[in-house]
Context: one part of a larger RNA
Molecule: large-subunit ribosomal RNA, domain VI
Organism: Oligoflexia bacterium
RNA sequence: CGUAGGAUAUUUGAGAGGGGCUAUUUCUAGUACGAGAGGGCCGAAAUGGACGGACCUAUGGUGGACCAGUUGUCACGCCAGUGGCACAGCUGGGUAGCUAAGUCCGGAAUAGAUAACCGCUGAAAGCAUCUAAGCGGGAAGCUAGCCUCAAGAUAAGAUAUCCCGGGUCUUCGGACCCCUAAAGGCAUGUCGUAGACUACGACGUUGAUAGGCCAGGAGUGGAAAACAGCAAUGUAUAAGCUAACUGGUACUAAUUUGCCGUGCGG
Repeated sequence: CGUAGGAUAUUUGAGAGGGGCUAUUUCUAGUACGAGAGGGCCGAAAUGGACGGACCUAUGGUGGACCAGUUGUCACGCCAGUGGCACAGCUGGGUAGCUAAGUCCGGAAUAGAUAACCGCUGAAAGCAUCUAAGCGGGAAGCUAGCCUCAAGAUAAGAUAUCCCGGGUCUUCGGACCCCUAAAGGCAUGUCGUAGACUACGACGUUGAUAGGCCAGGAGUGGAAAACAGCAAUGUAUAAGCUAACUGGUACUAAUUUGCCGUGCGG
């Protein structure tokens, strides 16, 4: 810009893409077959491999704003207690998130039309012949079926809902005057399990959107002061501290606002 008014939701699906793998074991059955050795078709089930998708409850990894231990040195006047620097100083753990080696799921069933091939009926050609007319069967392949995108599918679809004026003139295309600025959208602000930017989604006081605060969860692992002990250590004390998690709470910030979009449309 188009989709012959403007919008907001929900959709149909022309079309496009993805996927389609396979092994072993068991049952049927030591059956059919075979002198024996051996050993089925058909059908049914289980367990895997590789590949793919989603996810983080559990198992782990990571986790440079969490906790603890510890070395050297400097500083806070000293002790004690802390802080800085030394690869994040080093070491042991670890929430959320992300993640695989982890968890769950998938390939299908089914239907239709077929290939090679197998047939029925059947003439040309009194026979024969699957074919000439006609009618069947038949594949991991094809078309559907499963998943994703999809109306710029210019043949531009559908459904629901919302919104929008008076006058004069007219060559009937419209012009002018007054009034109006809808529905909705964008901007802007607080943000996000969304994200390079953009987009997308939540919220903006009729408010839990983010921060703070409160409570919980979870992590670390027993703070400091004090007391006992020569000391290690113990008591205090399931202590203290605590990021991204869960919930609550207007304390702080989302204030106030601007712009676009018109007026019933062959």